[in-house]
RNA sequence: GGUCGCUUAGCUCAGCUGGUUAGAGCGUUCGGUUCACAUCCGAGAGGUCGGGGGUUCGAUCCCUCCAGCGACCA
Numbered sequence: 001g002g003u004c005g006c007u008u009a010g011c012u013c014a015g016c017u018g019g020u021u022a023g024a025g026c027g028u029u030c031g032g033u034u035c036a037c038a039u040c041c042g043a044g045a046g047g048u049c050g051g052g053g054g055u056u057c058g059a060u061c062c063c064u065c066c067a068g069c070g071a072c073c074a
Base pairs, nucleotide, nucleotide: 001073002072003071004070005069006068007067010026011025012024013023019057028044029043030042031041032040050066051065052064053063054062
């Protein structure tokens, strides 16, 4: 330099060919249980879906540019 892939909560990841509330596990906060801790149970908070633009009535999803990361080729 070229090709391909990935980017969604603090971390690891789902999200079925665009459709009305964006989710899970772990973590975290509060409460219950315990003499106490852990475990367990219940509840809660936490996201401009990497950034810009476009298509569409409507975009996490489609197109495009940029950024970061990774693999392969040279």
Record summary: The RNA shown here (transfer RNA) has 74 nucleotides and comes from Candidatus Roizmanbacteria bacterium RIFCSPHIGHO2_01_FULL_40_98. RNAcentral records the identical sequence in 7 taxa. The RNAcentral record of the sequence draws on ENA.